A computed fold for a 95-nucleotide RNA, annotated as TPP riboswitch aptamer (THI element). The sequence was found by an Rfam model in a public genome assembly. It matches the Rfam family "TPP riboswitch aptamer (THI element)". Rfam links the family to the GO term thiamine pyrophosphate binding. The coordinates come from a structure-prediction model, not an experiment, and the mean pLDDT is 79.

RNA sequence: GUGCUCAGCUAGGGGUCCUGCCGAAAGGCGGGUGAGAAAAACCCUUUGAACCUGAUACGGGUAAUGCCGUCGGAGGGAAGCUGAGACAACUCCUA
Numbered sequence: 001g002u003g004c005u006c007a008g009c010u011a012g013g014g015g016u017c018c019u020g021c022c023g024a025a026a027g028g029c030g031g032g033u034g035a036g037a038a039a040a041a042c043c044c045u046u047u048g049a050a051c052c053u054g055a056u057a058c059g060g061g062u063a064a065u066g067c068c069g070u071c072g073g074a075g076g077g078a079a080g081c082u083g084a085g086a087c088a089a090c091u092c093c094u095a
Stems, first nucleotide, its partner, number of pairs: 001090002004085007011045004016039001017032006051076003057070004
């Protein structure tokens, strides 16, 4: 020094569906699932199932919906720095 653990900083990625009532509309108030269904919140960042694609897929269920399962570790997918600790292993340097 690599690698390991913890903390911090900065940066980045992502989704927002189904449904009842009111309303001319914009929108408002609820219900379902969920971490999150526009909150500056939540989740995720290669140790990557956050999320997207396949998919107007297949099976089950529901008032209805990625609601659940399969598909599936299939194909994609966003990271750097600083500090502290530990020091088994490997590498390098000095004596």